[in-house]
Order: sequence, then structure tokens, then C1' cells
RNA sequence: GCUGAAACUUGGGGCGGAGUGGAAAUCUCCACCGGCGGUGACAGUCCGCGAGCUUUUAAAAGCAUGAUUCGGCGAAAUUCCGAAACCGACGGUAAAAGUCCGGAAGAGAAAGUUUUGCA
Repeated sequence: GCUGAAACUUGGGGCGGAGUGGAAAUCUCCACCGGCGGUGACAGUCCGCGAGCUUUUAAAAGCAUGAUUCGGCGAAAUUCCGAAACCGACGGUAAAAGUCCGGAAGAGAAAGUUUUGCA
């Protein structure tokens, strides 16, 4: 170094305050959070992936899959700085949930360690 192999480990954050109400961590106002790889430069909003559902012994296949602009610096940034926005699965619930409970001591993109094969 390789379309290498095996085992193991790691692998998601957040409701605090106020209001209304019989009842809300679910509504309204303020607040808070941001998985993995890539990208000339650091990304929830760019390009992809994962998480969900269905079928299947399985491999795998099918379906579903959100959201950003302006200005500045620069060789380079929808990624940094400034400002203003926006988005967030399924089931449950005394009332509608990104933040509560549950499937989940699950799954998982992927990252790492060790051993090993070949060159």
C1' cells in the first nucleotide's frame, strides 16, 4: 500500500422561565439541541449516508426521507466572522412533543484498536 481478512471497542444532543387552561415538559412567548463521511477552509440547512416502514430464514429488495439567505475577510468558506431566518421519524399521553415516556441494554452511517494475509 490493498475493492484484503478476522476479532473487539466506541458510536446523539436538548424544556429552564412565563402565559392560557380542568388538563400542556405537547399550545403561545422567551429558552435549549445539532449523528457519520465528503467538500480548495471548520457544515443541523451543500453532496451523500444513517436512523423509520413493508416483504424476506437470511442476503437483499422496495417505499419514505426536513430546513438558508444577506454582508465581511480570504487564493479558497451556502462550512469561518457578523446579522437575520428555517428544520426536526414512528407509537404513547389528562391537550397537538426536535427536547417527556416507549420500541431501545435495540439498530446504525462510521471511527478506532489488535491480530493476520498478500505485495